[in-house]
Record summary:
This is a predicted structure of a 383-nucleotide RNA (Bacterial RNase P class A) from a Planctomycetota bacterium. Its Rfam family is "Bacterial RNase P class A". Rfam describes the family as follows. Ribonuclease P (RNase P) is a ubiquitous endoribonuclease, found in archaea, bacteria and eukarya as well as chloroplasts and mitochondria. Its mean pLDDT, the model's own confidence on a scale to 100, is 76.

RNA sequence: GUAGAGGGACAGGCGUUCGCUGAGUCGUAAGGCUCAGAGGAAAGUCCGGGCUCCAUAGGACACGAUGGUGGGUAACGCCCACCGUCCGCGAGGAUCGGGCAAGUGCAACAGAAAGCAAACCGCCGAUCGGCAUGGCCGCAAGGUUUUGCAGGAGGUAAGGGUGAAACGGUGCGGUAAGAGCGCACCAGCGGUUCGGGUAACCGAGCCGGCUAGGUAAACCCCAUUGGGAGCAAGGCCAAGCAGAAGGGACGGUAGUUUUCGAACUGCCACGAAUCUGUCCGAUUCGUCAUACCUUCGGGUCGGCUGCUUGAGGUGUCGAGUAAUUGACAUCCCAGAGAAAUGAACGCCCGCGACAGAACCCGGCUUAUCGUCCCUCUGCCGGC
Repeated sequence: GUAGAGGGACAGGCGUUCGCUGAGUCGUAAGGCUCAGAGGAAAGUCCGGGCUCCAUAGGACACGAUGGUGGGUAACGCCCACCGUCCGCGAGGAUCGGGCAAGUGCAACAGAAAGCAAACCGCCGAUCGGCAUGGCCGCAAGGUUUUGCAGGAGGUAAGGGUGAAACGGUGCGGUAAGAGCGCACCAGCGGUUCGGGUAACCGAGCCGGCUAGGUAAACCCCAUUGGGAGCAAGGCCAAGCAGAAGGGACGGUAGUUUUCGAACUGCCACGAAUCUGUCCGAUUCGUCAUACCUUCGGGUCGGCUGCUUGAGGUGUCGAGUAAUUGACAUCCCAGAGAAAUGAACGCCCGCGACAGAACCCGGCUUAUCGUCCCUCUGCCGGC
């Protein structure tokens, strides 16, 4: 210089004016002043926890989740370190990584055969009988045997061919031809011993011909683990309406009707309301519980709370490879409730992406114009 790998930071800036939300403060009030006012993801609501209410003897089953090992954490399906496997020359990256030598199931096409494997071509045909042929025995019939030919039953997984996959590989022996059938070496698996590591696991030796296909984001088995609902959780106060209990006038007389309970009308008495500053008076209504008043419990509208000081931020020192964690110092950093964080103008640059808190926190995932920084790797060139 170039091509890459890993990680981190920022997320237009400044000024003027007018607003919005919260806190403090001044003011009787209207209002004034000061300070603060979205994110790295506030998002998806996918995991985990706090908090709240409900449920809950104990056990088992069912259902769900998780799945190498060790560590971190309040907890996790997250993070860190390591192991195994795969990818990359490398820095590094990926990993849904228990069990299919427990059981059950599933697999297109091709192929003869695909799950206690299979015989299409090829190879063999020892063993079986047939034909030919040579030898030997026999007077002969015949017997016996050698070699060859074609053939059948059959044998054969070495070779060809099919397939993602055909039941280890190479060589020697062996055989009729073959085959872990036997042996040597190699690969794998299982067992075992030793060494290293907390462990996953790694290395070495010995034994066993043991050679066992894939699939468990298929049923299933094993281990671990899981109550439910959510701030519209929940708590407090409490108009109106409805409900319950209590309170006061607990009437008189005459007449009419009558279903004989009572109802209606007149006069008088009493009570309440209205008119009125008050009394008198007038009008209306009522006189046994409608209404009114008082109290009570629940509780609607509404108000307050939960609400933001927290597994908190920053700095220094310490423990740890790291995730993380301890001590000390310091800081307070949105809290609305139909929901504030905006608008206009000016200047500058590279012309500004994704996107807006709603109980809180830890993660994961997804979206994102660009700019800058740190560490490391490969290649090329120069000294």